[in-house]
Context: one part of a larger RNA
Molecule: small-subunit ribosomal RNA, central domain
Organism: Gentiana straminea
RNA sequence: CCGGGCGUAAAGGGCACGUAGGCGGUGAAUCGGGUUGAAAGUGAAAGUCGCCAAAAAGCGGCGGAAUGCUCUCGAAACCAAUUCACUUGAGUGAGACGAGAGGAGAGUGGAAUUUCGUGUGUAGGGGUGAAAUCCGUAGAUCUACGAAGGAACGCCAAAAGCGAAGGCGGCUCUGCGGGUCCCUACCGACGCCGGGGUGCGAAAGCGUGGGGAGCGAACAGGAUUAGAUACCCUGGUAGUCCACGCCGUAAACGAUGAGUGUUCGCCCUUGGUCUACGCGGAUCGGGGGCCCGGCUAACGCGUGAAACACUCCGCCUGGGGAGUACGGCCGCAAGGCUAAAACUC
Numbered sequence: 001c002c003g004g005g006c007g008u009a010a011a012g013g014g015c016a017c018g019u020a021g022g023c024g025g026u027g028a029a030u031c032g033g034g035u036u037g038a039a040a041g042u043g044a045a046a047g048u049c050g051c052c053a054a055a056a057a058g059c060g061g062c063g064g065a066a067u068g069c070u071c072u073c074g075a076a077a078c079c080a081a082u083u084c085a086c087u088u089g090a091g092u093g094a095g096a097c098g099a100g101a102g103g104a105g106a107g108u109g110g111a112a113u114u115u116c117g118u119g120u121g122u123a124g125g126g127g128u129g130a131a132a133u134c135c136g137u138a139g140a141u142c143u144a145c146g147a148a149g150g151a152a153c154g155c156c157a158a159a160a161g162c163g164a165a166g167g168c169g170g171c172u173c174u175g176c177g178g179g180u181c182c183c184u185a186c187c188g189a190c191g192c193c194g195g196g197g198u199g200c201g202a203a204a205g206c207g208u209g210g211g212g213a214g215c216g217a218a219c220a221g222g223a224u225u226a227g228a229u230a231c232c233c234u235g236g237u238a239g240u241c242c243a244c245g246c247c248g249u250a251a252a253c254g255a256u257g258a259g260u261g262u263u264c265g266c267c268c269u270u271g272g273u274c275u276a277c278g279c280g281g282a283u284c285g286g287g288g289g290c291c292c293g294g295c296u297a298a299c300g301c302g303u304g305a306a307a308c309a310c311u312c313c314g315c316c317u318g319g320g321g322a323g324u325a326c327g328g329c330c331g332c333a334a335g336g337c338u339a340a341a342a343c344u345c
Base pairs, nucleotide, nucleotide: 003317004316005315006314007299008298012313014200015199016198017197021193022192023191025086026085027084028083029082030081033079034078035075036074037073038072040070041069042068048064049063050062051061052060089190091186092185102176104174105173106172107171108170109153114148115147116146117145118144119143124135125134161168162167205246206245207244208243209242210241214240215239219235220234221233222232257312258311259310260309261308262307265290266289267288268287269286270285271284272283273282274281275280294301295300318345319344320343327338328337329336330335
């Protein structure tokens, strides 16, 4: 390389958009590039194969093959091309709805923690397995009222919902995006995947400027212990929050790439439509639980497949060395991406 694979053994890119490219609905006509049939020419010599001749080898004579190419005459199913048409794939508009923590900006609310002020009140409070550090007669804890400030939004809440993924949850307003259903209408293959590329991308981290209640790496102290650079406790700086800019990684997980078609049933739930208006029934689109056939090494998966097929992309090829070195690209840095070998088992 091939082959075989990628839920858990090595292996699905974090996610999307999209270029090249690969693949691609139905009917008809044209064409004859690919394809295919026939014939002709050519395919030097040597070589090779067969025959003749030959003591052996070799030489010699004759013939074949040489799967190819060129030209001519045909075929028209398939691939390609051109044209016309179609509606099931894709899409659009209108109408009727109606769901949603989808994104952004602005405003706003209550509970709680903390701090401060005032009143009342007196000796403890706090913390733990037990303690101590710590706070408190300069009046704490508790309690009542008031004020400030920051962050997060209890109940509702659900296997629920929305989003491509990351993710999204108090309330209101203003823009924006996506999706489902439905009786039709329009368009007429406009589709799917997608190397490079571009964008988005939790947390932590970085830069500049704000903010800072609680929590809390680092750090300090108290304990525990043989020791305790920990677990426990008292404090506490970055950070966590906001604006703008970077970083580009995660067990970024369903450890399961995207799309399309086909395939026995049952139950629950969510958003529509139709019917029935008492239970219910029918049909689309999501979210879950069982299970037949089938698959799987087993576990299990099972119409939301890990079943049966097709198209395209990514990736794997014994363990360690190593996701490392070197080089290159990116980054302010931290580092990221790409990615070996010697050696060893």